[in-house]
Context: one part of a larger RNA
Order: sequence, then C1' cells, then structure tokens
RNA sequence: CUGGGCUUAAAGCGCACGUAGGCGGAACAGUAAGUGUCUUGUGAAAUCCCACGGCUCAACCGUGGAAUUGCUCGGCAAACUGCUGUUCUUGAGGCAGAUAGGGGUGCAUGGAACUCUGAGUGGAGCGGUGAAAUGCGUAGAUAUUCAGAGGAACGCCAGCGGUGAAAACGGUGCACUGGGUCUGUUCUGACGCUGAGGUGCGAAAGCGUGGGGAGCGAACGGGAUUAGAUACCCCGGUAGUCCACGCCGUAAACGAUGUCUACUGGGUUGCGGAGGUUCUGACGCCGUCGCAGCCGAAGCAAAAGUGUUAAGUAGACCGCCUGGGGAGUACGGUCGCAAGGCUAAAACUC
Repeated sequence: CUGGGCUUAAAGCGCACGUAGGCGGAACAGUAAGUGUCUUGUGAAAUCCCACGGCUCAACCGUGGAAUUGCUCGGCAAACUGCUGUUCUUGAGGCAGAUAGGGGUGCAUGGAACUCUGAGUGGAGCGGUGAAAUGCGUAGAUAUUCAGAGGAACGCCAGCGGUGAAAACGGUGCACUGGGUCUGUUCUGACGCUGAGGUGCGAAAGCGUGGGGAGCGAACGGGAUUAGAUACCCCGGUAGUCCACGCCGUAAACGAUGUCUACUGGGUUGCGGAGGUUCUGACGCCGUCGCAGCCGAAGCAAAAGUGUUAAGUAGACCGCCUGGGGAGUACGGUCGCAAGGCUAAAACUC
C1' cells in the first nucleotide's frame, strides 16, 4: 500500500454555512491529456529464470535466450475519464397561487399564584415533622376582607401533536423577519453533492460591567436524626436564577446511529396539502406529495434489535477507531479576564 470497522464491544466532530480538494445527469460533434495497441532508442555486466555445453557428478564455470514489469521517439484506435463546442430537462434553483406552525427579534399588555406595605375584622396561637425543635406571634402573628407595590413564570388547551440545522421554542396583541410544504399547460438550463483548513450558532453552570431581586436556593448559620452526620428531614439564607451588553464553548450536546442520492413487500395512526369517484354536496371509498410515530416480509445483526425515518442493497465525500490502566493527563503550542477549552504523548504496569 492492499485490507477491517464506528446503535450498545474502541470509534460519527454538538449543529450548520462554506474555501481548497474529491466526486458528479442526458444527447451529439470535435480533441487526444489519461487509456489501449504497434514501434524507435535506452534499461551496463554479474545475479535470478530457461536451454545447451565444460570440469568423472555437484557446487562452480562457459555460450545463447528470456527477463529487466521503467523512461522515451513516432504511428494508429476513440469505448471510458478529461478538455472544447452545441443542445436537453428528469437533478438544483427561480417565478406565480395557496397554506400550516410554541421558528427568530422588538415593543406593548393580561389574569391566577406568591411575597412585601398600609388599613379593617379578630384575639392565641401559627408553622413544621415520622415525632419534634429551631423559627414567627399580645409591640396582635396565623386566618380573613379591601387597597397598593414588586419580580418571575405562563395552568387548562397540550397530544404518541407542531416549528427549528442543532442548542432550543408555549398567556395575549402588534410590528419587522428566516425557513418549509402543496399546486402549476411558468422560467433558467447541471447552476449539483460532500467538505481538510476557516467562519458562525451553541443547554446549564461559570466570568466581567451595570441594573434587578418576588419565589426558589449552592455556600453559610441554626434545629433535628445519628456512634458520628461536614448528609438525607426542618427553620432561615448569600451568590445565582431575571434584564442589557461582552466573554466562556462545554454536556448521557443521544436516535449513544455524519451528510447527500438511488433502489428494495406490507399494515396502521397522527399532522400539513392538492386531486379523483356520485347530477350538486356531505360522508364514504380510491390513489397521490411532504412530515412525525407504531407493528412487522425479505435482508442484515454476536445478540438485543433494525426493517422505505435501515442498522437492507449500492454509490459520493468528510470525520473517527486500533488492548486495559497511566490519561483526555504531562510537556509544548494556541484560545480565554479567570475557571478552563482545543491539540496531545511517554516511562512504567497488567
């Protein structure tokens, strides 16, 4: 080099956009770089291989041939790949008409609950637990009524449902805005796929500056439990959780399953469409496009399972794996305010 793999055994980058590169639909014509064939020169000798010969044989040696798979001159061929030109519509995209949606951003706004404040009623407990205690309360709590303030989250609808590339997205209204699906007797004409580097997005926690702070609540204090209790339970409670801007860049970031394309029995359910069938229409039935599930033929798989949403059959491109520990560590580099991230060994040991 060839070769084997990546749901759960080691192994799919968290997700996307995209540079180089790799790969690329149908028809015709040309070209001849790759390709095939013939040929020129060269490819030292020895060695290896074959034939014959010389030492009584062999080793050894001699002669001839083959080989030297390479480079090179020229001719021919034109299927395939490349290149050039012309054309095409099925891949891709545009346009038009419909349409579903918690897709995104900003502003405004609503009710329930909660806590606090003020006022009224009321008068001894409340709270909490397995049981208690700490705690709150005659300076009037808990309960209840009214008024006010504040912050956060949006019950039912709600789904096995929807949207988004992923992370994620749920009260209501308005404004701006991204993407999708369906239909078409519409247009362009391969404009495509993947994607090393690169760039962007990226839960929670954490960090910086400034706000905000109701509830919850790491740390911390107290009460219990216990042999102890740096816990589980209870009473409090700071950071944080919220907002703006800027960092961080990681997760069991999971379908533990990279993206794209084609092909390969069915059944059933939900969501979004357009259509056919009956004189019209509803229902029903029939086939059809997109998305999301369940059950399962064949096949695949070590099995569990998977099975048109493949882990089946193939192709294109990228990423990754190579015994366990040491270790996702050290060192170096790079990014970061820091925390730390990314890249990534070895000795030794089993």
RNAcentral holds the full RNA, with entries from SILVA. Predicted 3D model of a 350-nucleotide part of an RNA (small-subunit ribosomal RNA, central domain) from a metagenome. Its Rfam family is "Bacterial small subunit ribosomal RNA". Rfam links the family to the GO terms structural constituent of ribosome and ribosome.